[in-house]
RNA sequence: GACGAACGCUGGCGGCGCGCCUAACACAUGCAAGUCGAACGGAGCGCACUGUGUGAAGUCACUUCGGUGGCGGAACUUUGUGUUGCUUAGUGGCGAACGGGUGAGUAACACGUGAGCAACCUACCUUCCAGUGGGGGACAACAUUUGGAAACAGAUGCUAAUACCGCAUAAGACCACAGCCGGACAUCCGGCAGUGGCCAAAGGAGCAAUUCGCUGGAAGAUGGGCUCGCGCCUGAUUAGAUAGUUGGUGGGGUAACGGCUCACCAAGUCUGCGAUCAGUAGCCGGACUGAGAGGUCGAUCGGCCACAUUGGGACUGAGACACGGCCCAGACUCCUACGGGAGGCAGCAGUGGGGAAUAUUGCACAAUGGGCGAAAGCCUGAUGCAGCGACGCCGCGUGAGGGAAGAAGGUUUUCGGAUUGUAAACCUCUGUCUUAGGGGACGAAGAAGUGACGGUACCCUAGGAGGAAGCCACGGCUAACUACGUGCCAGCAGCCGCGGUAAAACGUAGGUGGCAAGCGUUGUCCGGAAUUACUGGGUGUAAAGGGAGCGCAGGCGGGAUGCCAAGUCGGGCGUGAAAUCUAUGGGCUCAACCCAUAGCGUGCGUUCGAAACUGGCGUUCUUGAGUGAUGGAGAGGCAGGCGGAAUUCCCGGUGUAGCGGUGGAAUGCGUAGAUAUCGGGAGGAACACCAGUGGCGAAGGCGGCCUGCUGGACAUUAACUGACGCUGAGGCUCGAAAGUGUGGGGAGCAAACAGGAUUAGAUACCCUGGUAGUCCACACCGUAAACGAUGAUUACUAGGUGUAGGGGGAUAGACCCCCUCUGUGCCGCAGCUAACGCAAUAAGUAAUCCACCUGGGGAGUACGGCCGCAAGGCUGAAACUCAAAGGAAUUGACGGGGGCCCGCACAAGCAGUGGAGUAUGUGGUUUAAUUCGACGCAACGCGAAGAACCUUACCAGGUCUUGACAUCCCGUGCAUAGCGUGGAGACACGUGAAGUCUUCGGACACGGUGACAGGUGGUGCAUGGUUGUCGUCAGCUCGUGUCGUGAGAUGUUGGGUUAAGUCCCGCAACGAGCGCAACCCUUAUCGUUAGUUACUACGCAAGAGGACUCUAGCGAGACUGCCGUUGACAAAACGGAGGAAGGUGGGGAUGACGUCAAAUCAGCAUGCCCUUUAUGACCUGGGCUACACACGUACUACAAUGGCCGGUACAGAGGGCAGCUACCCAGCGAUGGGGUGCGAAUCUCGAAAGCCGGUCUCAGUUCGGAUCGCAGGCUGAAACCCGCCUGCGUGAAGUUGGAUUCGCUAGUAAUCGCGCAUCAGCCAUGGCGCGGUGAAUACGUUCCCGGGCCUUGUACACACCGCCCGUCAAGCCAUGGAAGCCGGGGGUGCCUGAAGUACGUGACCGCAAGGAGCGUCCUAAGGCAAAACUGGUGACUGGGGCU
Repeated sequence: GACGAACGCUGGCGGCGCGCCUAACACAUGCAAGUCGAACGGAGCGCACUGUGUGAAGUCACUUCGGUGGCGGAACUUUGUGUUGCUUAGUGGCGAACGGGUGAGUAACACGUGAGCAACCUACCUUCCAGUGGGGGACAACAUUUGGAAACAGAUGCUAAUACCGCAUAAGACCACAGCCGGACAUCCGGCAGUGGCCAAAGGAGCAAUUCGCUGGAAGAUGGGCUCGCGCCUGAUUAGAUAGUUGGUGGGGUAACGGCUCACCAAGUCUGCGAUCAGUAGCCGGACUGAGAGGUCGAUCGGCCACAUUGGGACUGAGACACGGCCCAGACUCCUACGGGAGGCAGCAGUGGGGAAUAUUGCACAAUGGGCGAAAGCCUGAUGCAGCGACGCCGCGUGAGGGAAGAAGGUUUUCGGAUUGUAAACCUCUGUCUUAGGGGACGAAGAAGUGACGGUACCCUAGGAGGAAGCCACGGCUAACUACGUGCCAGCAGCCGCGGUAAAACGUAGGUGGCAAGCGUUGUCCGGAAUUACUGGGUGUAAAGGGAGCGCAGGCGGGAUGCCAAGUCGGGCGUGAAAUCUAUGGGCUCAACCCAUAGCGUGCGUUCGAAACUGGCGUUCUUGAGUGAUGGAGAGGCAGGCGGAAUUCCCGGUGUAGCGGUGGAAUGCGUAGAUAUCGGGAGGAACACCAGUGGCGAAGGCGGCCUGCUGGACAUUAACUGACGCUGAGGCUCGAAAGUGUGGGGAGCAAACAGGAUUAGAUACCCUGGUAGUCCACACCGUAAACGAUGAUUACUAGGUGUAGGGGGAUAGACCCCCUCUGUGCCGCAGCUAACGCAAUAAGUAAUCCACCUGGGGAGUACGGCCGCAAGGCUGAAACUCAAAGGAAUUGACGGGGGCCCGCACAAGCAGUGGAGUAUGUGGUUUAAUUCGACGCAACGCGAAGAACCUUACCAGGUCUUGACAUCCCGUGCAUAGCGUGGAGACACGUGAAGUCUUCGGACACGGUGACAGGUGGUGCAUGGUUGUCGUCAGCUCGUGUCGUGAGAUGUUGGGUUAAGUCCCGCAACGAGCGCAACCCUUAUCGUUAGUUACUACGCAAGAGGACUCUAGCGAGACUGCCGUUGACAAAACGGAGGAAGGUGGGGAUGACGUCAAAUCAGCAUGCCCUUUAUGACCUGGGCUACACACGUACUACAAUGGCCGGUACAGAGGGCAGCUACCCAGCGAUGGGGUGCGAAUCUCGAAAGCCGGUCUCAGUUCGGAUCGCAGGCUGAAACCCGCCUGCGUGAAGUUGGAUUCGCUAGUAAUCGCGCAUCAGCCAUGGCGCGGUGAAUACGUUCCCGGGCCUUGUACACACCGCCCGUCAAGCCAUGGAAGCCGGGGGUGCCUGAAGUACGUGACCGCAAGGAGCGUCCUAAGGCAAAACUGGUGACUGGGGCU
């Protein structure tokens, strides 16, 4: 894009089309084929005439006035005749073989296209020629009658014809015979004339003229029949099929050819260019799609075919093997009196059923057409119309213009607004559609009459915006976005994928986009898809080159020349139906639709021409190919023989305790003498060195030497042949290893197997043994990563450099060198390639032929077939399932990969942890609560630099509800402070002074109302900010350029060097940024300046001084600067000098891009959610301090390098007014009482280890200090839970700590004390600082951990804590096998055999012709049988897929 569509939601009008795709399922009812009386005899009606009977009105006469009789003849009845009329059951004619329906069957001369019939038919129609004489006998109808329920049938009798049958005539046709002429295509055909035979007829109408018919013949037209070329689906897991089969002769048959049929004869015929079989299917014009080539389809319309309930059969006829005919058989339905009958909607309507699904039991013959008829006319569910259905196409409408307060409402919001939106309201118009009224066709041809549609189309008038909009979508593809709800739920989804609390993806709403009387969904087809590639693809690694050769068929094929004209090219002619399509023009108001003209119809046939190319037939050539001659190379093949080294075994000698084996061992061998060693022997297998990206071979493959036989290649030569060539489906042959069969052989090695080890296990890797096998002969197998993952052949397209074989040049001859052919390698240009790479040995440029591929899995599986002894091989699917599988390259990450390097990383050392007691944190447990957070390194003396109340977030109880805190509004002006009472307190009640500021509003307090406050409630995975960590590791990037299709690369890699991406050199890179370093602080030296509270050469003080110490400003100093060596002459390294300090002097601050959804919503801030008499607020008490236990971090120890006692030194950095406190007194002491100085270089707090002397003497101690008791001190409302300190007493564990593990490289570790923050006090043994004393060790980088750079592999990218394989367990799904069971279609054989044609017969019937009957052949349905094919199902079983 399309549809004969269906479904969901919705639905105003009209035009034109279309409408059972399924059950070729079954059908009630009505209709769909009749017509002709001018073919015929009847019958009925009518009419006319006539006859019979009854006999009205009227009239005459009579009358008893009731009526009666005559005439009359209406009307009725009835007979006969005629009929100008009407109807029609039957005979007869024509039609019924058309029209209409359907697509079951059919893979076929069915269809399409083009030819042919000299092998044919054709009613009605047209033209022409000729004729139409005279007879006969029947049968319907009818009448009578018989049987039957009916359908219907029978008997007897009568009768007509355009019904039927002889006879006559015979132009002509046909048959036979023989003749002449002409033609052709093999059988043959046409014409002319002759003889013989045979064959016709019908009449009707009309007064008539005439006309309609009839018969024979010729021709035409129309319609058919038959034959042929070409075209026409899938399967080879269908490879052979065929007996009337193929052909011939003859007979029969047909309209006609023909095995169409039969007899005989022959053995053919079809098939790899796909027979046969199986499946599917009506074919075409055309339709849809597509740029085209194609692909798919075959509704409506048109052509052809086939069929008519299923199967068979003929009859009639011009035509049928006949939809609305016949006979038979089967199934089904109906009627029945049970004897027997009837039926066929795939005609139009309609019904049931099936189905997702498809209409009215309508009107009319007015038009077009058909049948019959002389005609009028009749019939016509063909047809023309109407009805139903948005089923499709086309057109129209649902209003138009104005209208901003940008209304209300809705939605949203950052609360300002935005949007719906000129949209609405409102104003002014219009009248298409619609409604009503009025008029009113064309279609009718032909003078008149005749219209189903239809009072329709159309026209006029009037009314009034009134009656007329939905559907889908809005994450990307793909036009269109927000809010709320939901919370991996509910759901969406075409693909990718959305949804786990901020969803533009679910649902709803608003808005927006698209289309619009429709819009979406589903289904199907084409396109996109170059994704089956003819146009127009590929095969080294993505799927894909056959393992290799030979070679039949086939395909393709060198130079020159002549002829032919099959292919090819051009012109003409015929055909290619119409419709469709395209163009133009025209008609419906437009369009859809319809009409006309032209084109197209790419094809087929025929004819004329051309001769380049292909092809064919000749002639010729040598360069392709082959032969000959000469020559050398070679693990080419087969057979036979020979050889040495080594292993093993056997024998003997020597010899003694081990050997062997491994990472280390053990099993094993050995005192019965091994291993080792010497000598001899046996046997089998393989051939070291040479040996080489060397050689040979088609591939597999081939390796000691010699001999024989034998294949191929190469070089040179140019004698010979003269295209003899290339490829190669099938086919044939070869074909490693393993394996198989038979028979040998068997040294070594070695599946299986055994033992020993390893290991969690070890059916493995390692070891000791060891059987098939490996070897030989013969025969199988036929596969390999049979690989160059690269088919064969030919030609062309820069070079360079090796190597093997040969030839040539040059040389006196050689080496070297140069040229060349063949083979084999490497590098490399153009070109190719997705890239990697290939690159004269192509994966380049071309040509020919073969093989193979078309997403992954299922699966090289199943089934079938072929091969094999088996193992198995070859061929080779589907269901189902996934959205990928895969290639090459890139960046990372990772590796029990590699290289280089660093770090207290290891090593070397020192001191510890882990054991004890205590402190502290955590887990766990407990509890009313033990608030919360932090969890490997990077949580655990962490948030917490101070939990008795407070803190406090937790618990219990008691209280408050606009609130403890903020803003706004209203009211009151005293509440308040203080005091009293109650209470645990919050609070409540009572009393109640003084009185502040003021802009006079208020501030302030209380009461009230509602907006709101409040939340340490949740989410650190919604966030900001801050922090940890890798890591003070040396990295992380950018611009421009260059390279690459690209991701990306280069720079940043490389050679050195450094602590360093530090620096130097090199380099398609050149520069730059964030990091490193430096700049900053501190410390170490000096100078200078300045200085009091510091200092003092003053005994003290005052004073003085400006040296020293010190303080704090400024400056100097260190830069590999200098020398030497090494190094690339660089950077730099090493050594040295000088120097207080030397290679960053020590320390600090400083933390790149980023990683860990790292930590923190409880520091703070903050979105969203939750809560609002509570998850908020206040109070009292309790808890955070619990305690069987476990872990982390510390302190104190276990002692003599020590404890205790006495004496005696030396710091730094800090703190201090609710403070630090000198000094004095009291106390054993904590401390208390006085009290001085100092807001600080001024006063004050103040060292310990150390040193000197003494004592203890190795012990649970004069070590150790836990625990407990008593007595005190201090802080504080308050030390019970739950503080610190002091004194006396008590005196626990612990005697150096398992596996393990931490810190530290110098003023460091270790050890010693001091200070500060927080703080009333303190659980501080913590944290942060300060100084005193003051070591040991580093060979080195193999290993552990972490990190950096380069490189390599990768199937990882959530990145190795990755990915992922198989069994097992569970559920679901499809499928193979299977004892069997149940079907289906087709063929075959046999049996039976209806109807029927033909043939035979025919004693019965008939005068006869002939017929009935009987028989034979064939034969439908049916029955029996065996096999093949194809489905379904099946206990059980096999694997597979998904979860």
This is a predicted structure of a 1443-nucleotide RNA (small-subunit ribosomal RNA) from an uncultured Bacillota bacterium. The prediction has a mean pLDDT of 84. The sequence is in RNAcentral, with records from ENA and SILVA.